[in-house]
RNA sequence: AAGAUCAGUCGGACGGUCGCGGAUUAGUAUCUAAAAGGUACUAAUACGAGGAAAGUCCGGGCUCCGUGGGCAAAGCUGCCAGGUAACUCCUGGGAACGACGCAAGUCGUUACGGAAAGUGCCACAGAAAACAAACCGCCUCGAGAGAGGUAAGGGUGAAAAGGCGGGGUAAGAGCCCACCGCGCUCGUGGCAACACGGGCGGCAUGGUAAACCCCAGCUGGAGCAAGGCCAAGCAUGCGGUGAGAGUGCCCACCUCGACCAAGACACCGCGGGUAGGCUGCUGGAGAUCAUGAGUGAUCAUGAUCCGAGAGAAAUGACCGUCACGGUGAAUAACCGUACAGAACCCGGCUUAUAGACUGAUCGCUUUA
RNA sequence: GGGGUCGUAGCUCAGAUGGGAGAGCGCAUGACUGGCAGUCAUGAGGUCAGGGGUUCGAUCCCCCUCGACUCCACCA
Numbered sequence: 001a002a003g004a005u006c007a008g009u010c011g012g013a014c015g016g017u018c019g020c021g022g023a024u025u026a027g028u029a030u031c032u033a034a035a036a037g038g039u040a041c042u043a044a045u046a047c048g049a050g051g052a053a054a055g056u057c058c059g060g061g062c063u064c065c066g067u068g069g070g071c072a073a074a075g076c077u078g079c080c081a082g083g084u085a086a087c088u089c090c091u092g093g094g095a096a097c098g099a100c101g102c103a104a105g106u107c108g109u110u111a112c113g114g115a116a117a118g119u120g121c122c123a124c125a126g127a128a129a130a131c132a133a134a135c136c137g138c139c140u141c142g143a144g145a146g147a148g149g150u151a152a153g154g155g156u157g158a159a160a161a162g163g164c165g166g167g168g169u170a171a172g173a174g175c176c177c178a179c180c181g182c183g184c185u186c187g188u189g190g191c192a193a194c195a196c197g198g199g200c201g202g203c204a205u206g207g208u209a210a211a212c213c214c215c216a217g218c219u220g221g222a223g224c225a226a227g228g229c230c231a232a233g234c235a236u237g238c239g240g241u242g243a244g245a246g247u248g249c250c251c252a253c254c255u256c257g258a259c260c261a262a263g264a265c266a267c268c269g270c271g272g273g274u275a276g277g278c279u280g281c282u283g284g285a286g287a288u289c290a291u292g293a294g295u296g297a298u299c300a301u302g303a304u305c306c307g308a309g310a311g312a313a314a315u316g317a318c319c320g321u322c323a324c325g326g327u328g329a330a331u332a333a334c335c336g337u338a339c340a341g342a343a344c345c346c347g348g349c350u351u352a353u354a355g356a357c358u359g360a361u362c363g364c365u366u367u368a
Numbered sequence: 369g370g371g372g373u374c375g376u377a378g379c380u381c382a383g384a385u386g387g388g389a390g391a392g393c394g395c396a397u398g399a400c401u402g403g404c405a406g407u408c409a410u411g412a413g414g415u416c417a418g419g420g421g422u423u424c425g426a427u428c429c430c431c432c433u434c435g436a437c438u439c440c441a442c443c444a
Base pairs, nucleotide, nucleotide: 003362004361005360006359007358008357009356010355012322013321014320015319016318017317018316020048021047023045024044025043026042027041028040029039030038031037050339054350055349057348058347059346060345061344062223063222064221065220066253067252068251069250070249071248074219075218076217077216078215079093080092081091082090083089094112095110096109097108098107099106100105113214114213118212119211120208121207122206135154136153137150138149139148140147141146162180163179165177166176167175181203182201183200184199185198186197187196188195189194227279228278229277230276237270238269239268240267241266242265244256245255246254272443273442274441286305287304288303289302290301291300292299293298323337324336325335326334327333369440370439371438372437373436374435375434378393379392380391381390387424395411396410397409398408399407400406417433418432419431420430421429
């Protein structure tokens, strides 16, 4: 120096010409008796996509569903602590697993509560797939048939009833013992998950909860085509259901409505009309920098800055210089420059992405 | 822009408690016929949309991606 892994940043630059989009200002024409205002055109000015604008997978703001409380269903989450508006996110730690390493350790991954509450399932094979069980084998008895003992060994399977060594035994077996594992308990450290150490229990308790389920916690529903205001136009038309209705059910309050029929009301379905304008709409959990607190995520304070908001449709093209990559003998020349395009906003995750740069770690190979 | 449903043979669709991938139509071959139609018999044909995970084992359970279909405006 090349390389690998991880983390982060950028994701062509500058200048010119023409064009597109909304905004502001000015002018002209037009609508109106005039003003204000609208519409059309023109000119000037500054501005005009992203790290993912994507998928819509989570979470929140905002808006409506009358207010408050409770319950169920359904769904989601699941080691501990912290961060946050909140989260299935992030940070730090623990445990398990994997890779490398002699080791210490380093790096990575993890839907990581409960299987000694219950139910279910475990195909085929196998004697047996779960309150155990005897196919072969081993031992004892028996002339034999067979009876009894036995989970050491074989065989089947993804999985076979604590592992391994010794003692013991007719042969065996936690039957007994040491070590390891497991469970209970005590102590120490830690906020905790948990770790370490001591004692006790001879071992019961196979796997599966991304099967039902149990435990703990969280969640009301809809979504900017939400919602508000105005204008235009049609048929406050037809049918069904209900005594109640007000976005699961119940209770309380409140509001509306009916309680003879009709009408009206509420909900559902059909039918009719309009496809216009304004608002919500972008200054926000905002960005950058500095200082401080914290291991960190992040938080606090101060300064500075803010320049998309649309009909779903705009945000581009060309030229010149430079940069990078490819073809090429070449400093000619030619070709190319990723993924992809905002629509109420924000925080995350996931997925797509040519290439360039920075930092940390590694130390194989090559050169000096 | 937002919500929902679905993807299994060429076409239309099943599938269960997670353990064999199926049916009808179509296609190919053969038989019956002088020939066609028709019937019968046999057979081929599958990345269960793609990828990853859980599990001994996935079309099925979970996650991500891709594709298709469908609904939603306002007035009264």
This is a predicted complex of two RNAs, RNase P RNA and transfer RNA, with 444 nucleotides together. The coordinates come from a structure-prediction model, not an experiment, and the mean pLDDT is 77. Rfam match: Bacterial RNase P class A. By type it is a ribozyme.